Molecule: c-di-GMP-I riboswitch aptamer
Organism: uncultured Geobacteraceae bacterium
RNA sequence: CUCAGUGAAGAGCAAACUCAGAGCAAUCUGGGGACGCAAAGCUACGAGUCCCCAAGGGAUAGUCGGGUUACCGGA
Numbered sequence: 001c002u003c004a005g006u007g008a009a010g011a012g013c014a015a016a017c018u019c020a021g022a023g024c025a026a027u028c029u030g031g032g033g034a035c036g037c038a039a040a041g042c043u044a045c046g047a048g049u050c051c052c053c054a055a056g057g058g059a060u061a062g063u064c065g066g067g068u069u070a071c072c073g074g075a
Stems, first nucleotide, its partner, number of pairs: 002075002005072001012037002017032006035062001041068003045065003048060005
């Protein structure tokens, strides 16, 4: 540097549900809580799905794909 993700080790994130708040809504933020995750880090570029005041705008990255960054050891 490249490729993959495994016996691990040290870490990390955090579903459902719940409390408070924001939003017309989808949903989001913070606390609690863990179903799970080798990118369940980031990104709305493509598709899907969802919402709305439906020309269009918004949401979802833990729906799939793409882009990009990264711990550990292995080859």